Predicted 3D model of a 162-nucleotide RNA (c-di-AMP riboswitch aptamer (ydaO/yuaA leader)) from a Verrucomicrobiota bacterium.
């Protein structure tokens, strides 16, 4: 060092938010902290073809008219907008600035599965504007915490023996 056997093990969590390099500053008999940049990884947005979609009302013209299917153009008026990140949405009820219940969805400590249990179900952004979308363009890489239990399998760590 490798393989096998046995024993032991709390092996951090949510999130995309991590690993490394280089420069500068601060600190210091060291391995640190802060800032900028680069690279990789992870994550988001915009953006063709094809496909999908193309508000409501009124009026005019055209089309179709066997059945099925089913419009197009123009004018006027109205318009409560529309979209993104995220699990964070829907329905019902009430004492209605909110609360409760149910359903969907999300998380729980190495990973997966089963069973039981607990918790969450927020917040923020764009600014009249974006369907999908290859090439391409562009952005983020924060913040907050402390571990539910049992069974089975797999992997990792530690120890011992040969």
């Nucleotide at each position: 060092u490798u393989c096998u056997u046995u024993g032991u093990u709390u092996c951090g969590c949510u999130u995309a938010a991590u690993a490394g390099g280089c420069c500068g500053g601060c600190g210091a008999g060291u391995u640190g902290c802060c800032g900028a940049c680069c690279c990789a990884g992870c994550g988001g947005g915009g953006a063709a073809a094809c496909c999908a979609a193309c508000u409501u009302c009124u009026g005019u013209c055209c089309g179709a008219g066997g059945a099925g299917g089913u419009g197009g153009a123009c004018a006027g008026a109205a318009u409560c907008g529309g979209g993104g990140c995220g699990a964070a949405c829907g329905a019902u009820g009430c004492g209605c600035g909110g609360c409760a219940u149910c359903g969907a969805g999300a998380g729980c400590a190495u990973u997966u599965a089963a069973u039981g249990g607990c918790u969450c179900c927020a917040g923020c952004c764009c600014g009249a504007c974006a369907g999908c979308u290859a090439a391409c363009c562009u952005c983020g890489u924060c913040a907050g915490c402390a571990u539910c239990a049992u069974u089975a399998a797999a992997g990792g760590g530690c120890a011992a023996a040969a």
Its mean pLDDT, the model's own confidence on a scale to 100, is 76.